RNAcentral holds the full RNA, with entries from ENA, Greengenes and SILVA. Predicted 3D model of a 482-nucleotide part of an RNA (small-subunit ribosomal RNA, 3' major domain) from an uncultured bacterium. Its Rfam family is "Bacterial small subunit ribosomal RNA". The coordinates come from a structure-prediction model, not an experiment, and the mean pLDDT is 85.

[in-house]
Context: one part of a larger RNA
RNA sequence: UGACGGGGGCCCGCACAAGCGGUGGAGUAUGUGGUUUAAUUCGACGCAACGCGAAGAACCUUACCAGGGCUUGACAUCGAGUGAAAGGCAAAGAGAUUUGUCCCUCUCCUUCUUCGGGAGACACGAAGACAGGUGGUGCAUGGCUGUCGUCAGCUCGUGUCGUGAGAUGUUGGGUUAAGUCCCGCAACGAGCGCAACCCCUAUUCCUUGUUGCCAGCACGCGAAGGUGGGAACUCAAGGAAGACUGCCGCGGACAACGCGGAGGAAGGCGGGGAUGACGUCAAGUCAUCAUGCCCCUUAUGUCCUGGGCUACACACGUACUACAAUGGGACGGACAGAGAGCAGCGAAGGAGCGAUCCCAAGCGAACCCCAUAAACCGUCUCCCAGUUCGGAUUGCAGGCUGCAACCCGCCUGCAUGAAGUCGGAAUCGCUAGUAAUCGCAGGUCAGCAUACUGCGGUGAAUACGUUCCCGGGCCUUGUACA
Repeated sequence: UGACGGGGGCCCGCACAAGCGGUGGAGUAUGUGGUUUAAUUCGACGCAACGCGAAGAACCUUACCAGGGCUUGACAUCGAGUGAAAGGCAAAGAGAUUUGUCCCUCUCCUUCUUCGGGAGACACGAAGACAGGUGGUGCAUGGCUGUCGUCAGCUCGUGUCGUGAGAUGUUGGGUUAAGUCCCGCAACGAGCGCAACCCCUAUUCCUUGUUGCCAGCACGCGAAGGUGGGAACUCAAGGAAGACUGCCGCGGACAACGCGGAGGAAGGCGGGGAUGACGUCAAGUCAUCAUGCCCCUUAUGUCCUGGGCUACACACGUACUACAAUGGGACGGACAGAGAGCAGCGAAGGAGCGAUCCCAAGCGAACCCCAUAAACCGUCUCCCAGUUCGGAUUGCAGGCUGCAACCCGCCUGCAUGAAGUCGGAAUCGCUAGUAAUCGCAGGUCAGCAUACUGCGGUGAAUACGUUCCCGGGCCUUGUACA
């Protein structure tokens, strides 16, 4: 100087408390451990691994296993020589591939033309240089990332003090979300962080009105802004204004600032996002990629078929659905936002109980379409039961995608109707348009979503307080630790 303390002081955070809803019990989905297996590819392991890499394993993917093949190789550059290459058909084979046959003789230049010669792309191919490796080492590395933590810290120059390590500044009194600002001070300044500048959102104005809108005026209603028209309103998307403790009062040290008030759509950081200092964890990643070294080279490379990654006595994590009446069912009625669409979204009409199918309009989309939002509201029903709760499981019959749904997809109908009556010890999230609850969309994607990422609808309770638990900041103290 740090680090540590079941030392002290001050302060903060859904850290506790106050509340609301969960997890832990059930069924299922998914990840992991373990076990099993020819293989169940690999990585991730307290917080910060475990719906994680994977924004989607039937083949492919695929790295694993079994078997069948290849050896200058699936891919790149050079390469004597030969030939256009590709493609179609037939046979053998699980296929990779092999054989036969058909087809075709590419482009450019030169030469008087044919012939011939040269060059280029492509293919075959000898020898060989080499390729290749998701093989090892993240404790050799780059890059990227997690975490402490959006915590308020981390440093430097000059000066001063100290023999020196170092100190000072950065401590102190106030204050703040903040090393934020004020005051003081042997310090005076500065840098990286904080804040602001950026984006979205909340208000108003201006501009522009089509594909969006419809107040007033006409037309038209069988259904509509449907038509003429309008530029007001909503909205769209470009610009501008607006918030700064600016104003008033009180407190404070005449400061910073705090409290209250006015005006205002918004008030003291308005709400949200992006943004992550010096560093810590030899944290994670050699399997995104790159890369040193080591290793394999008729195999640890490469092609193919099939299997596996989907196994199952168990254990754990994360979710979904429930256990019902604030509910289930039936009928009728209402209101979003944000997105996607041409190998796509697919209306209307028709068929089917339905999944879906037929036909096919429109739309590269403020135009058409996905697309009826659901919770909600109204009426009826069920009457507290393992039930008209719950939907697992299983049988049968179908639909869709795809070369192909046996291993191993999703959906529909009928039948079946399991556990479950609110969950031990323990434990998690959340402070407001939040929690809870309700649906919608997107990426991935042929198909497959209870996951993920977004979007809106309905919309709470509680916070006395900082003694205690956890994490963190500053000052100080002790130390046999560095």